A computed fold for a 141-nucleotide RNA from Neglectibacter sp. 59, annotated as FMN riboswitch aptamer (RFN element). The coordinates come from a structure-prediction model, not an experiment, and the mean pLDDT is 77. It matches the Rfam family "FMN riboswitch aptamer (RFN element)". From the family's description: The RFN element is a highly conserved domain that is found frequently in the 5'-untranslated regions of prokaryotic mRNAs that encode for flavin mononucleotide (FMN) biosynthesis and transport proteins. The organism belongs to Neglectibacter, within Bacteria.
RNA sequence: AAUGAUCUUCGGGGCAAGGUGAAAUUCCUGACCGGCAGUGAAAAGGGCAAUCCUUACAGUCUGCGAACGGGAGGCAAUCGCUCCCGCCGAACCGGUGCAAUUCCGGUACCGACGGUACAGUCCGGAUGAAAGAAGAUACAA
Numbered sequence: 001a002a003u004g005a006u007c008u009u010c011g012g013g014g015c016a017a018g019g020u021g022a023a024a025u026u027c028c029u030g031a032c033c034g035g036c037a038g039u040g041a042a043a044a045g046g047g048c049a050a051u052c053c054u055u056a057c058a059g060u061c062u063g064c065g066a067a068c069g070g071g072a073g074g075c076a077a078u079c080g081c082u083c084c085c086g087c088c089g090a091a092c093c094g095g096u097g098c099a100a101u102u103c104c105g106g107u108a109c110c111g112a113c114g115g116u117a118c119a120g121u122c123c124g125g126a127u128g129a130a131a132g133a134a135g136a137u138a139c140a141a
Stems, first nucleotide, its partner, number of pairs: 004139001005137006017029003031121002033111002035064004044054003059109002068086006091107005113124003
């Protein structure tokens, strides 16, 4: 230094302005938002130089989490809990270039469940859980 163990902390954003209506942040015009990891060619820096190194902004690529549905374990029993399975949205065109579904330009599209005038944005489960990120501790090889 790396791996494993234990613990701690962190870990999601968003309807301006207007219309209709008895009532809508839910409808209409319009506005706004983008979890985690990977990949990858922003810029910048390093380097004689390179397609190398550092670093690094994809909602629509790959995988994951959450949500939703179900099963098993455990329990006297239910819940919590542990494990497993299912389900799980959406992008094209042009440009540059050796190389881009990632860059630049343009035009599109997507967003769990319950509540309520029909909700990605309000309220609620949730002061929750979690992909993961960072750190601390002692020990072993």